This is a predicted structure of an 87-nucleotide RNA (transfer RNA) from a Candidatus Levyibacteriota bacterium. The coordinates come from a structure-prediction model, not an experiment, and the mean pLDDT is 80.
RNA sequence: GGAGGGAUCGCAUAGUGGUCGAGUGCGUGCGCUUGGAAAGCGCAUAUGUCUGAAAAGAUAUCGGGGGUUCGAAUCCCCCUCCCUCCG
Numbered sequence: 001g002g003a004g005g006g007a008u009c010g011c012a013u014a015g016u017g018g019u020c021g022a023g024u025g026c027g028u029g030c031g032c033u034u035g036g037a038a039a040g041c042g043c044a045u046a047u048g049u050c051u052g053a054a055a056a057g058a059u060a061u062c063g064g065g066g067g068u069u070c071g072a073a074u075c076c077c078c079c080u081c082c083c084u085c086c087g
Base pairs, nucleotide, nucleotide: 001086002085003084004083005082006081007080010026011025012024013023018070027045028044029043030042031041032040046061047060048059049058050057051056063079064078065077066076067075
């Protein structure tokens, strides 16, 4: 230099145009259970901004930026980073 694959809640992953901010597992918190634990079960659990005394609400965010579309994590373009292969 060329080709291919990848980047999604704290971690690992699914999702390939439409009730998808998004599922599942792990982790974590609370509760049930127990004499107490473990295991099991239930619920909750990403970040930014704005409003609010708080509780909570609104909105945006799928590596970054643009585009296509009524609608984009998903399709197209550019860029960044990681992996593999070729030279």